[in-house]
Context: one part of a larger RNA
């Protein structure tokens, strides 16, 4: 010096991102226990006494009376507590091997798809899965307990109905042209040329699909912008236009979202970029990629007191072991 362990005056978080570590609760019987709540809960809330031997009554259980000690759960073992906010309702699952969460999943909600030889899914088929089930059923998005709710847009995309008109493929259809060519005419080049056999092809016909009509948003998404007004000012219930499919409702709001920001004010501290209560100038919340609540539940995440400490002011001193030095 490292390691692992004890012990420390006064102080007690001043430490440090952060009480990380460490200390301190601890157990059993009595008393006694708040907000708050889905009336189960919270509850071991919290806080308080009590705890050993001996004798004596007694079935016990307990009650009385005495002894010791600094100290009777005498050592081991063995909750630290209490406010307030985010987040998820809950128990559960997860990056075997840096991440246990607020990620996932989950009863519960909804939308969609399926009448059975179901739909989806596997396989080339045969055949499986679905299910030895049946719509109270099975896939399959999506939200994520409960309470309260879930607003307004179908113009875009998309699914779904529709089927009159437009478009439109092969396919059918062949109208007309072109080769070829008996033969015809011409002196010759040449031109004409039936049938047959080729090529090519023009209306007309002809599905779905798109095009149109309509519907659907717990479908993929969207949810404005300038001027102007009130008898101080300031602001604007109100008024004007302009554009849109429709112009953000309720509730929430410097927030896991807020740049400007350390926004303002309260609170707590002496002293708070965190933190809580508020304000609304949402750069950029907003309603199942759900919105706002919420008891209880958490090795989550933050902020605070209380107890308690070597975290620390500062260290200090001891046991073990290793290091290192002599031998």
């Nucleotide at each position: 010096g490292c390691a692992u362990c004890g012990u420390c005056a006064a102080g007690g978080a001043a430490c440090u991102c952060g009480g990380c570590a460490a200390a301190a609760u601890g157990g059993c019987c009595c008393c006694g226990u708040a907000a708050c709540u889905u009336c189960g809960g919270g509850a071991g809330a919290a806080g308080g006494g009590g705890c050993g031997c001996c004798c004596g009554c007694g079935a016990a259980a307990g009650c009385g009376g005495g002894c010791c000690g600094c100290a009777g759960a005498g050592a081991a073992u063995a909750g630290g507590c209490u406010c307030a906010a985010g987040c998820a309702a809950c128990u559960g699952u997860u990056u075997a091997g840096c991440a246990a969460a607020a990620a996932c999943a989950c009863a519960g909600g909804u939308c969609u798809a399926u009448g059975c030889g179901a739909a989806a899914c596997c396989g080339c088929a045969a055949g499986g899965u679905g299910a030895a089930g049946u719509a109270u059923a099975u896939g399959g998005g999506c939200u994520g307990a409960c309470g309260c709710c879930u607003g307004c847009c179908c113009g875009g995309u998309g699914c779904c109905g529709g089927a009159a008109g437009g478009u439109u493929a092969a396919g059918a259809g062949g109208a007309g042209g072109c080769g070829u060519a008996a033969g015809g005419g011409g002196c010759a080049a040449c031109c004409c040329g039936a049938a047959g056999c080729g090529c090519u092809g023009a209306a007309u016909u002809u599905a779905a699909g798109c095009c149109c009509c309509g519907g659907u948003a717990a479908a993929c998404g969207g949810c404005g912008g300038c001027c102007g007004u009130a008898a101080c000012u300031a602001u604007a219930a109100c008024g004007g236009u302009c554009c849109u499919a429709a112009g953000g409702u309720a509730g929430c709001g410097a927030a896991a979202u807020u740049c400007c920001u350390u926004g303002u004010c309260a609170g707590g501290u002496a002293a708070g970029u965190u933190c809580u209560g508020a304000c609304c100038c949402g750069c950029a919340c907003g309603a199942a990629a759900g919105g706002c609540g919420c008891a209880a539940u958490g090795a989550u995440u933050u902020g605070a007191g209380c107890g308690c400490u070597g975290u620390c002011u500062c260290g200090a001193c001891g046991a073990u072991g290793c290091a290192u030095c002599c031998g």